[in-house]
């Protein structure tokens, strides 16, 4: 020097919320504002969340319909891609200090 670790010093970052703007939304960006992070820097490579779309099952309705079957609308599972979350988890990669 490096790796591992997380004491010392100096700095960094910034969650709920709140305002303004962008989006059907998930959430983003800016100001304010600090829960808490040793990578809470960066990356959508696995796995997990989340958010509207199509499809499917089902279930419901003072709804349409003479009734049947059908159609709207609502909600739940699944399934496909589609977009998001790095402060969900792995992993990649880049970095201050240098005690035990």
């Nucleotide at each position: 020097u490096u790796c591992c670790c997380g004491a010392c010093a100096a700095c960094g970052c910034a969650a709920a919320c709140c305002c303004a703007c962008g989006g059907c939304g998930a959430c983003g960006u800016g100001g304010g504002g600090a829960c808490g992070c040793a990578a809470a820097g960066c990356c959508a490579u696995g796995g997990g969340c989340c958010a509207a779309c199509a499809g499917c099952c089902g279930c419901g309705g003072c709804g349409c319909c003479c009734a049947g079957a059908g159609c709207c609308c609502g909600c739940u599972c699944c399934u496909g891609a589609u977009g998001g979350c790095a402060g969900c988890c792995a992993g990649g990669u880049u970095a201050c200090c240098g005690a035990a």
This is a predicted structure of a 100-nucleotide RNA (c-di-GMP-I riboswitch aptamer) from a Gemmataceae bacterium. The coordinates come from a structure-prediction model, not an experiment, and the mean pLDDT is 82. NCBI's taxonomy places the organism under Bacteria, Pseudomonadati, Planctomycetota, Planctomycetia, Gemmataceae. The sequence was found by an Rfam model in a public genome assembly.